[in-house]
RNA sequence: CGCCGUCUUCAGGGCGGGGUGCGAUUCCCCACCGGCGGUAGGUGCGGGCCAGCGGCCCGCGCGAGCCCGCGAGCGCCCGCGCCGGCCCUGCCGCCGCGGGGUCAGCAGAUCCGGUGCGAAGCCGGAGCCGACGGUGACAGUCCGGAUGAAAGAAGACGGCG
Numbered sequence: 001c002g003c004c005g006u007c008u009u010c011a012g013g014g015c016g017g018g019g020u021g022c023g024a025u026u027c028c029c030c031a032c033c034g035g036c037g038g039u040a041g042g043u044g045c046g047g048g049c050c051a052g053c054g055g056c057c058c059g060c061g062c063g064a065g066c067c068c069g070c071g072a073g074c075g076c077c078c079g080c081g082c083c084g085g086c087c088c089u090g091c092c093g094c095c096g097c098g099g100g101g102u103c104a105g106c107a108g109a110u111c112c113g114g115u116g117c118g119a120a121g122c123c124g125g126a127g128c129c130g131a132c133g134g135u136g137a138c139a140g141u142c143c144g145g146a147u148g149a150a151a152g153a154a155g156a157c158g159g160c161g
Base pairs, nucleotide, nucleotide: 001161002160003159004158005157006156007155008154009153010152016030017029018028019027031141032140033130034129035070036069037068038067042062043061044060045059046058047057048056049055050054065128066127073106074105076100077099078098079097080096081095083093084092085091086090110126111125112124113123114122132144133143134142
């Protein structure tokens, strides 16, 4: 340093102003926010090279909501409980709880111009997206499941190479 195992800790942001209305952080106008890993031509620091004063190279850190994946949530499947229905020795359905998990269903959403050998990532501009349940009125931003779960990150110990 790599791999494996056990454990610990951590692991999500955002409605401010105006309008309508009896009532809206839910509608309309303006605003605001962006989980995790990867990719890297941007950037910061350090070092080096050419010696052409502007470039190039190396190391480390940061660096994409809409490029590739992942997670959570919903859906789905299984089990249990409860209640109900029926063509009632069984089957079906509502609700609740627990589990599974990738086939995939929702798995969302980007273009234009510039620079350049090269742009999905840089610069400029314009756009777009955001689970479920609740609500006096439709929610990315309020309340709730959630003091939950988790992609993963850091560390400790043990084993192997």